[in-house]
């Protein structure tokens, strides 16, 4: 240097061009308990960035950053 293959919330996952991105776990605050856990009730918080196609993009196309893998070059 070339291909290929993934980036969603502190983690983990779902939705796949079409209503305000859905779940769990963690984390606030409430309630319940002598306390703690455990358990009800609630709130927060995400499409890597950036263009471009379209009425409408997490998706589809390009770039760039990041992560992994193979394959060449080199010593």
């Nucleotide at each position: 240097g070339c291909c290929c293959u993934c980036g969603u919330a502190g983690u983990c996952u779902a939705a796949u061009g079409g209503u305000u991105a859905g779940g769990a776990c963690a984390c606030g605050g409430c309630c319940c308990u002598u306390u703690c856990a455990a358990g009800g009730c609630u709130g927060c918080g995400a499409u890597a960035g950036g263009a471009g196609u379209c009425c409408g993009a997490u998706u589809c196309u390009c770039c760039u950053c990041g992560a992994g893998g193979g394959c060449a070059c080199c010593a």

This is a predicted structure of a 75-nucleotide RNA (transfer RNA) from a Caldisericota bacterium.
Its Rfam family is "tRNA".
It was read from a public genome assembly.
The source organism's lineage runs through Bacteria, Pseudomonadati and Caldisericota.